[in-house]
Context: one part of a larger RNA
């Protein structure tokens, strides 16, 4: 992982409460106990203690269909006008372990210091080397010492290094040879040393050269039984079938925020006004949002006017006066902003009335679930007009929702799946090939593989198309080639030099002309030279400026080629406009079948049967109806001519499951009607065996 077995809403109770049945009723009703008896899941009878009910109200006294409050004959609270008890069955709820299983710890009697930690007593170890402390003897040496120099001597938490101890590095091991080892490799090895034997301290205690270390592979309080099924607002699990309906993830409160009241939202029964709900339409209201405005208030504001103030300036000092491209109140034009401004003001939405349509809504009662809610469109705070952010409010959809399209995707976009079909037609999206259906149809664009279903800006751009405004052109335009482009004059100034071309300055003037600037640009020290505006000639049909739209460029950078689903695709299989077919879902229809509910009918009165309508997606949940096991009791039957069980097969049943047979198998075992429950496994890191 699998099999087989066991495995979880039970049980008591003089409780409380609802329903349903059923007695008996203004009354129900017996309990212990006794007696009988066909007595063992009993029965019957006797037994009126007790108990609910029949009357409330008041803190009481007390008074009563009324009483309490109160000076009150007001008023208001509570009651009077509506039947209960007993029993059985059921749903909930209590108290009990209370559906199962799980702590971490608490207290309580014990048990351990044979591991280990420190103590106490008594014993035992420590090759071998090496250094040479005191002192001691001789000799020097000194007045006497002191001291020095030999030798002796054998001191040490000395040195080196087994044995013993202990555990630095690293490798191996890591379902190991070993629940801490082995291998090489270090540290100490006369000491605060190792170590054999006895013995002592005990759980909030010991012990510790202290690490919260160690107390028998357990230690921030050991272990063994008990209180004990402690306690778990937490995690896990909780077991057949089918049919009907069907949530919420919200508000207020919580020592409360993953939990719980009560309400809201869901379902089962019951009700009876009287249509109260929805929805549409017409009428008749409130209302200060979008939006606009703003010499209509407040608050902010940009330019200009005109003008108090105030700065700077003149005014020989002060002053009067005056200037002012300074700052500016108030007034005026122009402009223009506001969630907490408003002269104004919708659409929606929401009260009230009529009508129409539909079938809801409301009250009472039983049992729930929820109270972590997401996405997405819209109006809004916040936040960066961030976020798959957070927070409200409006609607959806997931959630609980299959199906078909978006390559694959919980909540985009179609569409709400009772069941069956090798039937038909659509929606969303498609219609070369993968792959169902158009290599349709008529026009245009695009050359970028743009594109072909994530998705990009500002600028940049003689890239191509289209529709316009304009200037020029056969009196020849635009381009190109050919020619000329002159004189006064080197215009004045300036300056070392300024002659068209450093710079300033000019009515930049005239003259010859087809034209020709007191010069568009390069060049020079300064001229020269070169060009160009402007003219002719050539040549011959369009040429330029500006704005705007369409398509495509570049701007463009992340890790596979790797973001058309993929081959692949260019008058497209891209892009745009316009039409015509098909394909295509569990949608819709068709034909067959089941069901639940209303409603008529029929009826063997039994939801049985026919018709018609309208429905049959489900989580948590609530209600209904069955189906299997085991025992029990009455009926009534099966079996060695072969029971249960087993391996098939086939028929019935929407299913749970049942029925027949064929082999197996060898003694018990159905079926009806009622009772009882150790009554149903996939899970629970479930238990136990097994594979």
């Nucleotide at each position: 992982u699998c099999c087989u077995a066991c495995g979880a809403g039970u049980u008591a109770c003089u409780c409380c409460u609802c329903a349903c049945u059923g007695g008996c009723a203004a009354g129900g009703u017996u309990a212990a106990g006794c007696a009988c008896u066909u007595u063992u899941a009993g029965g019957u009878g006797c037994g009126u203690a007790g108990c609910c009910g029949g009357a409330g109200c008041g803190a009481a006294a007390g008074c009563g269909a009324g009483u309490c409050u109160g000076a009150a004959u007001a008023g208001g609270g509570c009651g009077c006008g509506u039947a209960g008890u007993c029993a059985g069955u059921g749903g909930g709820g209590g108290u009990a372990g209370a559906c199962g299983c799980g702590a971490a710890a608490c207290c309580u009697u014990g048990u351990g210091a044979u591991c280990u930690a420190c103590c106490c007593a008594u014993g035992g170890c420590c090759a071998g080397g090496a250094u040479g402390a005191a002192g001691u003897u001789g000799c020097a040496g000194u007045a006497a010492c002191a001291u020095g120099c030999a030798a002796u001597g054998g001191a040490g938490g000395u040195c080196c290094g087994a044995a013993c101890u202990g555990g630095u590095a690293a490798a191996c091991g890591u379902u190991g040879a070993a629940a801490a080892g082995u291998u090489u490799u270090c540290g100490g090895a006369u000491g605060a040393g190792c170590u054999g034997u006895g013995g002592g301290u005990a759980g909030g205690g010991g012990u510790g050269a202290a690490a919260g270390g160690c107390u028998a592979a357990u230690c921030a309080a050991a272990c063994u039984g008990g209180g004990a099924a402690a306690u778990a607002g937490c995690u896990c699990g909780u077991a057949c079938u089918c049919c009907c309906c069907g949530a919420a993830a919200u508000g207020u409160a919580u020592u409360u925020u993953g939990g719980u009241a009560c309400a809201g939202c869901g379902u089962c029964g019951g009700g009876g006004u009287a249509a109260a709900g929805u929805u549409u339409a017409g009428c008749g209201g409130a209302g200060g949002u979008a939006g606009a405005g703003c010499u209509a208030c407040c608050a902010a504001u940009a330019g200009g006017a005109c003008u108090a103030g105030g700065g700077g300036g003149a005014g020989u000092c002060a002053a009067a006066u005056c200037c002012u491209a300074c700052c500016a109140a108030a007034u005026c034009c122009u402009g223009a902003u506001g969630a907490a401004c408003u002269c104004c003001g919708a659409a929606u939405g929401c009260c009230g009335c009529u009508a129409a349509a539909u079938a809801u809504a409301c009250c009472c009662g039983g049992c729930a679930g929820u109270g972590a809610g997401g996405g997405c469109u819209u109006g809004g705070g916040u936040g960066c007009u961030a976020a798959g952010g957070u927070c409200c409010a409006a609607g959806u959809c997931c959630g609980a929702g299959a199906g078909g399209g978006a390559a694959a995707g919980a909540a985009c976009c179609c569409a709400g799946a009772c069941u069956a079909a090798c039937a038909g037609c659509u929606a969303a999206g498609g219609u070369c090939c993968c792959a169902a259906a158009a290599u349709c149809u008529a026009u245009c664009c695009u050359a970028a593989g743009u594109u072909g279903a994530a998705c990009a800006a500002a600028g940049g751009a003689g890239g191509u198309c289209c529709a316009g405004u304009u200037g020029c052109a056969g009196a020849g335009a635009c381009a190109g080639c050919c020619a000329g482009g002159a004189u006064g004059u080197u215009u004045g100034c300036u300056c070392g030099g300024a002659a068209g071309c450093a710079g300033c300055a000019a009515u930049u003037c005239a003259u010859u002309u087809a034209a020709a600037g007191a010069g568009u640009g390069c060049g020079u020290a300064a001229c020269a030279g070169c060009u160009c505006a402007c003219u002719g000639g050539u040549c011959g049909a369009g040429c330029g400026a500006c704005a705007g739209g369409g398509c495509a460029u570049c701007g463009a950078u992340a890790a596979u080629a790797a973001a058309c689903g993929g081959g692949c695709a260019u008058c497209a299989a891209g892009g745009g406009u316009a039409g015509u077919a098909c394909c295509g879902a569990a949608g819709c229809u068709u034909u067959a079948g089941a069901u639940u509910u209303a409603u008529a009918c029929u009826u063997u009165a039994g939801g049985a049967g026919u018709a018609u309508a309208a429905g049959u997606g489900g989580u948590a949940g609530g209600g209904g109806a069955g189906c299997a096991u085991u025992c029990c009791a009455a009926g009534g039957c099966c079996g060695g001519u072969g029971a249960a069980g087993g391996c098939g097969a086939a028929a019935c049943g929407c299913g749970a499951g049942u029925u027949u047979u064929g082999c197996u198998g060898g003694a018990g075992g159905g079926c009806u009607u009622g009772g009882a429950a150790a009554a149903g496994c996939a899970a629970a890191u479930g238990u136990a065996g097994g594979a």
A computed fold for a 691-nucleotide part of an RNA from Cytophaga hutchinsonii ATCC 33406, annotated as large-subunit ribosomal RNA, domain II. The prediction has a mean pLDDT of 84. Lineage of the source: Bacteria > Bacteroidota > Cytophagales > Cytophaga > Cytophaga hutchinsonii. It matches the Rfam family "Bacterial large subunit ribosomal RNA".